[in-house]
RNA sequence: CGCUUAUAGAGAAAGACGGAGGGAUUAGACCCUGCGAAGUCUUAGCAACCUGUGCUUACAAGGUGCUAAAUUCUACUUAGAGUACAAGCUCUAGGAAAGAUAAGUA
Numbered sequence: 001c002g003c004u005u006a007u008a009g010a011g012a013a014a015g016a017c018g019g020a021g022g023g024a025u026u027a028g029a030c031c032c033u034g035c036g037a038a039g040u041c042u043u044a045g046c047a048a049c050c051u052g053u054g055c056u057u058a059c060a061a062g063g064u065g066c067u068a069a070a071u072u073c074u075a076c077u078u079a080g081a082g083u084a085c086a087a088g089c090u091c092u093a094g095g096a097a098a099g100a101u102a103a104g105u106a
Stems, first nucleotide, its partner, number of pairs: 002105006013043005021032003026075004044067003049063002051060003071098001076095008
């Protein structure tokens, strides 16, 4: 890096260094940020995928993960509604794609 499966409107931040960006990518929107972004480190916390004990409901927290906003929202598609002569636009509810994390796998 590829493939498979599962999950996501819940939850959880302080300090030090750092010094201008960040929210995956492209586009748009909207946000966060010198009252200090990314990144690194320390400590703390959340959660419970794997794991352990029990045996199915529970407990623990070793391996990961995570700690602004729904995966920040939209993009492709289906159904419904509104509007428009129409192309279309708007709203609502699904699905897909992409990405993320875990477990497994060639």